[in-house]
This is a predicted structure of a 359-nucleotide RNA (Bacterial RNase P class A) from a soil metagenome. The sequence is in RNAcentral, with records from MGnify. Rfam family: Bacterial RNase P class A. Rfam's curators write: Ribonuclease P (RNase P) is a ubiquitous endoribonuclease, found in archaea, bacteria and eukarya as well as chloroplasts and mitochondria. Rfam classes the family as a ribozyme.
């Protein structure tokens, strides 16, 4: 120089004026006011794609339906997520890609070109028989030559035959099968058999084997208030009626008894933020990621706060000056916006800084 692979960062200080919450002191009877401290956005807070905590629900049991996932091995609460390896593809490499179970369980599909796209297929050509004086026609064999296609029954040779064919053999590649060795495995090697060598496609139906109840913080629990009768529990009986896809199963109502509290309403309060938490050190373990020990608290609101503005420093970039450097002066700095909390994945990002590794 030209590539590979990752990983941090997303202005920094002050000073003014606000904005949301705590907590604290005055004031006040109260709602509040006033100061004072201290907290206040993100690497993706984002799409809401997966998965899991929390909470209700008929406590989630069976079947069918449906919907995910698909090499092996570990990680972890879980994954469609990581991490390690195994196999194909692609690159000189570094390194990267891959939905990576079955196409002798069955159906379907395979544009255009072609003759023919699938228990195959003769349009040229080859070859044999007929018929023809000839050119040549007709019938039949052939998939080795040609042509077509993404894709046409495995390749070189020899035999063999009218001419050809794995139709017979030797080498090769493939696929199966048996043995043996490695390896937790996925698979790898090596020997040996079998002419087995009848296309592709399952993010097409399918068929196998695993896993999946459903709804979402407006979940759901308490209080108030103003309107209005209705709620729970037993017992009989077995009628209606509900179920987040169906059925079985479950639940629920009408009747009497006995107790009292029970629906609405963008009101209040909890849920509500300390957590599968962050940072550090030791150990383990190839990693993901597990354990121990110390230290710290860091938004929790209402359809929503987290901002302006202004000096100065840095970073870019343009001009003017310079022999350069400095120096003046003007411009500019992304994506983007918590809403019950995590773990991931995907996308968007102006500039900057690092770290290992290839040619």
């Nucleotide at each position: 120089g030209a590539g590979a692979a990752g990983g941090c960062u997303g202005g920094g200080c002050g000073a003014u004026c606000g904005c949301c919450g705590g907590u604290c002191a005055c004031g006040g009877c109260a709602a509040c006011g006033u100061g004072g401290c201290g907290g206040g956005a993100g690497g993706a807070a984002a799409g809401u794609c997966c998965g899991g905590g929390c909470u209700c629900c008929g406590c989630a049991g069976g079947g069918c339906a449906g919907g995910g996932u698909g090499c092996u091995g570990g990680g972890u609460a879980a994954c469609u997520c990581c991490c390690a390896g195994g196999g194909g593809g692609g690159g000189c490499g570094a390194c990267u890609c891959c939905a990576c179970g079955g196409a002798c369980a069955g159906u379907g599909c395979c544009a255009c070109a072609g003759a023919a796209a699938a228990u195959a297929g003769a349009c040229c050509g080859c070859c044999g028989c007929u018929c023809g004086c000839a050119a040549g026609a007709g019938c039949g064999g052939u998939a080795a030559g040609g042509g077509u296609g993404a894709a046409a029954c495995g390749g070189u040779g020899a035999g063999g035959u009218a001419a050809g064919a794995g139709c017979u053999c030797a080498c090769c590649a493939g696929c199966g099968g048996u043995g043996c060795g490695g390896g937790u495995g996925a698979c790898c090697g090596c020997a040996u058999c079998g002419g087995c060598u009848c296309g592709g496609u399952a993010a097409a139906c399918c068929c196998c084997a695993c896993c999946c109840g459903g709804a979402g913080c407006a979940a759901g629990g308490c209080c108030g208030a103003a309107u209005a009768g209705g709620a729970g529990a037993g017992c009989a009986a077995u009628c209606g009626g509900g179920u987040g896809g169906c059925c079985c199963g479950c639940c629920c109502g009408g009747g009497c008894u006995c107790u009292c509290g029970g629906g609405u309403c963008a009101g209040g309060c909890c849920g509500c933020u300390g957590g599968a938490g962050a940072c550090g050190c030791c150990g383990g373990g190839c990693a993901a990621c597990c354990g121990g020990c110390g230290u710290c608290c860091u938004a929790g609101a209402g359809a929503a706060a987290u901002g302006a503005u202004c000096g100065u420093c840095g970073c870019c970039u343009c001009g003017c000056u310079u022999a350069a450097c400095c120096g003046c002066g003007g411009g500019g700095a992304a994506c983007a916006g918590a809403a019950c909390c995590c773990g991931g994945c995907u996308u968007a990002c102006a500039g900057g800084c690092c770290u290992u590794c290839u040619c």